[in-house]
RNA sequence: ACAACAGUUUGGGCUGCCGCGUCUGCCGCAAGGCAGAUGAGGAAAGUCCGGGCAACACAGGGCGCCAUACUUCCUAACGGGAAGGGUUCCGGGCAACCGGGAUACAGACAGUGCCACAGAAAAUAACCGUCCCGACGGUAUCCGUCGGGAUAAGGGUGAAAACGUGAGGUAAGGGCUCACGGCAAGUUAUGGUGACAUAACAUGCGGGUAAACCUUAUGGGUUGAAAGACCAAAUAAACCGGAGCAUGAGGGCUGCCCGCCCGAUUCCGGAGGGUAGGUCGUUAGAUUCCGCAGGUGACUGCGGAACCAGAUAAAUGGCAGACUAAAACAGAACCCGGCUUACGGAACUGUUGUUUUA
Numbered sequence: 001a002c003a004a005c006a007g008u009u010u011g012g013g014c015u016g017c018c019g020c021g022u023c024u025g026c027c028g029c030a031a032g033g034c035a036g037a038u039g040a041g042g043a044a045a046g047u048c049c050g051g052g053c054a055a056c057a058c059a060g061g062g063c064g065c066c067a068u069a070c071u072u073c074c075u076a077a078c079g080g081g082a083a084g085g086g087u088u089c090c091g092g093g094c095a096a097c098c099g100g101g102a103u104a105c106a107g108a109c110a111g112u113g114c115c116a117c118a119g120a121a122a123a124u125a126a127c128c129g130u131c132c133c134g135a136c137g138g139u140a141u142c143c144g145u146c147g148g149g150a151u152a153a154g155g156g157u158g159a160a161a162a163c164g165u166g167a168g169g170u171a172a173g174g175g176c177u178c179a180c181g182g183c184a185a186g187u188u189a190u191g192g193u194g195a196c197a198u199a200a201c202a203u204g205c206g207g208g209u210a211a212a213c214c215u216u217a218u219g220g221g222u223u224g225a226a227a228g229a230c231c232a233a234a235u236a237a238a239c240c241g242g243a244g245c246a247u248g249a250g251g252g253c254u255g256c257c258c259g260c261c262c263g264a265u266u267c268c269g270g271a272g273g274g275u276a277g278g279u280c281g282u283u284a285g286a287u288u289c290c291g292c293a294g295g296u297g298a299c300u301g302c303g304g305a306a307c308c309a310g311a312u313a314a315a316u317g318g319c320a321g322a323c324u325a326a327a328a329c330a331g332a333a334c335c336c337g338g339c340u341u342a343c344g345g346a347a348c349u350g351u352u353g354u355u356u357u358a
Stems, first nucleotide, its partner, number of pairs: 001354010012323001014321005020039008041329001045340002048338005053224004060258004065220005070084005085105001086103007106215002111213002113209003127155002129151010163181006182205003186201006228280004239270005250262003287306008
C1' cells in the first nucleotide's frame, strides 16, 4: 500500500419549479383561499423482553402453567447493560505468568427415565483371557474337553467401561495396602463486599445426560389504543323459537377448582328495522443537546439551552441542474428503555494475509 473480516460513526447537502399533511396569522357567511413555519429512522422493522398508561370487582385461597438461574453493581424495570469470578479454546513464554476469544455457568449421593451403532455388559459389568478345585482322556508336575468357583490386571467394542502411574501383596487379581499425582464435596485459617482464590487438615473415588422429566430458589393476575372516556345521531321495549324467574338462567378477575360479587324491563338463537359522525386518549417526555463534577464502567448529579411528525384511508413526494456517483436497508400509527435482524458508499479503529521499501 492492497485485500478480507469485525467494531464504531455517518446515513447526501445546495438551487429552481410543481405537489401533500399539520399548526399559526389574515381574508371569507360558508366551502375555501393566501402567507409563514414545520414535517420519518438508525433501525420507524421483528413484536422477542421490560416499563408507563387503561379497563376488568382496589376480597381471598389452592392446583396448574410460564420465565429466569456464577457474583456485585447500573436502571423506573428487564430475560438488558457494566465491571469482575469460574470453566474452556488459541497465541506467546523455560517457568511464574501475559494477551485475546467463547461461555443458558444452580442441582446427576432426592427420585424416575434415557444412553444410537458396536459390545458379554451403558451401571445389580465375566465375551476372550488369567487363576483355583473336581471329573474324564492322552504314558503326564504338562496338554485337551466338560463342570463348579475366583478375578475388572491384560485383550476386544465404543463418544464413554467403573481414579492414573509405580511398588508391595496375592492362587491369580483388585485402593486390598503404600508412595506420588488427579478429582469431589467438607472443616479451619487468610485475602476479597461477593462469586471465588490460596494454604492446611481429615474423608471419599458412586460413568454421562436437567436446551429429559424433575428438585431447589426467585419472579409473573389477565387483556392491549380495535385499551378506554365523552358528545352527537338512531330506535322495534315490537315479531318467532328455546332457557330461566331466587330451589338462580346468565354474567364477572385470569387455564382449572373452591370461594366471593352482580343478577330478572333477564339470557341464547332466528328473521328484520335504525344509526354507522365527531372529540379526547395522542405526543413536554425515565425528552434532546451542550458544559461541569463523580464513578474503572454501565450510569448518575448539577447548571444552561431547545421544543423536535401527529395522519385516520391515512401527509412527509416528484422533476431539472451542477457537486466524479446520489444509489443501501427501509416508511411513524399510544409512548418509552433494551435486544435481535437488515444495510450501498464514506471515515476511523483493530485483527489476519499478501506485496514493496528501510